[in-house]
RNA sequence: GCAGCAGCACAGGCGAUCGCUCCGCGUCUCGCAAGGGCGCGGAGAGGAAAGUCCGGGCUCCACAGAGCAGGGCGCCGGGUAACUCCCGGUGAGGGCGACCUCGAGGAAAGUGCCACAGAAAACAAACCGCCGCGCCGGCUUCGGCGCGGUAAGGGUGAAAAGGUGGAGUAAGAGCCCACCGCGCAACCGGCAACGGUUGCGGCACGGCAAACCCCGCCCGGAGCAAGGCCACGUAAAGGGGCGUUCGAGGGCUGCUCGCCCGAGCCCCAGGGUAGGCCGCUAGAGACGCGCGGCGACGCGCGUCCAAGAGGAAUGACCGCCACCGCUCUCGAGCGGAACAGAACCCGGCUUACGAGCCGCUGCAGUG
RNA sequence: GGCCCCAUCGUCUAGCGGUUAGGACAUCGGCCUCUCACGCCGGUAACCGGGGUUCGAGUCCCCGUGGGGUCGCCA
Numbered sequence: 001g002c003a004g005c006a007g008c009a010c011a012g013g014c015g016a017u018c019g020c021u022c023c024g025c026g027u028c029u030c031g032c033a034a035g036g037g038c039g040c041g042g043a044g045a046g047g048a049a050a051g052u053c054c055g056g057g058c059u060c061c062a063c064a065g066a067g068c069a070g071g072g073c074g075c076c077g078g079g080u081a082a083c084u085c086c087c088g089g090u091g092a093g094g095g096c097g098a099c100c101u102c103g104a105g106g107a108a109a110g111u112g113c114c115a116c117a118g119a120a121a122a123c124a125a126a127c128c129g130c131c132g133c134g135c136c137g138g139c140u141u142c143g144g145c146g147c148g149g150u151a152a153g154g155g156u157g158a159a160a161a162g163g164u165g166g167a168g169u170a171a172g173a174g175c176c177c178a179c180c181g182c183g184c185a186a187c188c189g190g191c192a193a194c195g196g197u198u199g200c201g202g203c204a205c206g207g208c209a210a211a212c213c214c215c216g217c218c219c220g221g222a223g224c225a226a227g228g229c230c231a232c233g234u235a236a237a238g239g240g241g242c243g244u245u246c247g248a249g250g251g252c253u254g255c256u257c258g259c260c261c262g263a264g265c266c267c268c269a270g271g272g273u274a275g276g277c278c279g280c281u282a283g284a285g286a287c288g289c290g291c292g293g294c295g296a297c298g299c300g301c302g303u304c305c306a307a308g309a310g311g312a313a314u315g316a317c318c319g320c321c322a323c324c325g326c327u328c329u330c331g332a333g334c335g336g337a338a339c340a341g342a343a344c345c346c347g348g349c350u351u352a353c354g355a356g357c358c359g360c361u362g363c364a365g366u367g
Numbered sequence: 368g369g370c371c372c373c374a375u376c377g378u379c380u381a382g383c384g385g386u387u388a389g390g391a392c393a394u395c396g397g398c399c400u401c402u403c404a405c406g407c408c409g410g411u412a413a414c415c416g417g418g419g420u421u422c423g424a425g426u427c428c429c430c431g432u433g434g435g436g437u438c439g440c441c442a
Stems, first nucleotide, its partner, number of pairs: 001363005007357002010354001012321004017316002020044009030035001046339001050350002053348005058223004065257004070219005075089005090104001091102004105214002110212002112208003127154002129150009162180005181203001182201008227278004238268005249261003285304008323336006368441002370436005377392004385422001394410005415431005
């Protein structure tokens, strides 16, 4: 210098002017009040506020029950309020490497599938070939037919029933032997996943569970438009049906049970309300320091309070400085600055995106 | 704000994990006809994007993108 891999922090700063939302204080006016105007002071988007993909808090329904169904997760250990998230390991795979990826239980419980090609696709099988025997063509070589052996070679396929080498044989073959693989057992290391060593077994056990399924663990439902209060309004009117301890109906999960409420409920027709307050932001909170831990994280102390709207604020413009790009008269001019906008609140994941810093790896060059 | 649904030729759709994704309308070319229409024959044309599982993905799984529903989902 080029190419790459990990991690970290940031999301321009200061000042002035004019506005917007909320809060506090003061004041004015109307008013019983709520509220309104003006002035002063204070606060005012994010790392993703996004997608709504997971997990919780909170609220209501029995502070949540039982069974079936259904759904989710799936190596091991830990973290956490919880997780399908995170951390640390194991194994497998990828990369020369830094490093990265993995939904990674069970296929010797069962069922199912494996298209095309191929002889045969899971109780293996025999197309070509190789070999033996018999018969025939002419009687050693060659060819044909029949019976049998074989799975080494060819061919098909994503996959062909252990692999390589040797011994052996008519030809061959785990038929036998060595190594590797696989399975089982013992011992050692490790909390464990797992790893290592030794011995035994002659191979029995193809793949797919993001196919049904089996095993283990987890999950009640709905969502702040949850839910509560006040006001207003039909309403105690009409027609039909069901029901009042022989109980309709409801408690928003598919079904059954159980529990609770229970005197009203459903349909038709015709009407009405869409106003206000609470929930609403002080919380698994932020920052700093110390301690424990490899780490995720935990504990202790101190400091701080930082949007809460409801058609919905957080904006516009100017000056200086800082960053990037271009130009030249070399310290000036011009231009640029991403993705994106809270709506009950947190912890994650994923996606979008600007510029920077530190560390590491590979290659090339120079000293 | 929350909750939910959908995506295959230009349009409407079919599609047990398995040949080259099928059909209708439309469109293009040819035949037929004096010409057009009808009819007949043939062609072009699609799995929303990216990953993963599998020998093999339109189909199964994950993450995105786009669209739709709104007192005929929620006050």

Two RNAs folded together computationally: RNase P RNA and transfer RNA, 442 nucleotides in total. It holds a member of the Rfam family "Bacterial RNase P class A". Its mean pLDDT, the model's own confidence on a scale to 100, is 76.